[in-house]
RNA sequence: GUGCGAUUAGCUCAGCGGUAGAGCGCUACCUUCACACGGUAGAUGUCAUUGGUUCAAUCCCAAUAUCGCAUA
Numbered sequence: 001g002u003g004c005g006a007u008u009a010g011c012u013c014a015g016c017g018g019u020a021g022a023g024c025g026c027u028a029c030c031u032u033c034a035c036a037c038g039g040u041a042g043a044u045g046u047c048a049u050u051g052g053u054u055c056a057a058u059c060c061c062a063a064u065a066u067c068g069c070a071u072a
Base pairs, nucleotide, nucleotide: 001071002070003069004068005067006066007065010024011023012022013021018055026042027041028040029039030038048064049063050062051061052060
């Protein structure tokens, strides 16, 4: 340089056109002399950026950025 893949909550990841979710973590409360475990409730996000298609885009298309893999 070329080709392919990934980018979604603090972390690991779902979600393949119709109001964005789980586990772990975080906060408060209950429980305990205290901690841990357990229980209840709560806070999270410009879905990497920009543009396009569509009545409607995390999802489809293009470009850009970052990371990874392959190739010479």
The prediction has a mean pLDDT of 81. This is a predicted structure of a 72-nucleotide RNA (transfer RNA) from Treponema sp. Rfam family: tRNA. Gene Ontology term of the family: triplet codon-amino acid adaptor activity. By type it is a transfer RNA. A source record names the gene trnV. The organism belongs to Treponema, within Bacteria.